[in-house]
Molecule: c-di-GMP-I riboswitch aptamer
């Protein structure tokens, strides 16, 4: 340097559950909580997935998940 990743070090983030709250719904947000993460930081561009409304063909519209994969932005530390 880094396309590599420690039982390292300084900090980070934060599933299940649950309290209020938003939504017709997936799902969100905000306090607790802590399963796990090295991009679990940010983006729906490509596929999957899940909702909605329409259609009734297995398609369109519309919304969600970035902790399902993969693309593009960017970033912390540094032993072997």
């Nucleotide at each position: 340097u880094a396309c590599u990743g420690a039982u390292a070090a300084a900090g980070g983030c934060a599933a299940a559950c649950u309290a209020c709250g938003a939504g017709u719904a997936a799902u969100c947000g905000u306090g607790g909580g802590g399963c796990g993460c090295a991009a679990a930081g940010c983006u729906u561009c490509c596929g999957g997935c899940c909702c909605u409304a329409a259609a009734a063909a297995u398609u369109u519209u519309g919304g969600g998940u970035a902790g399902c994969g993969g693309g593009g932005c960017u970033g912390c530390c540094a032993a072997a």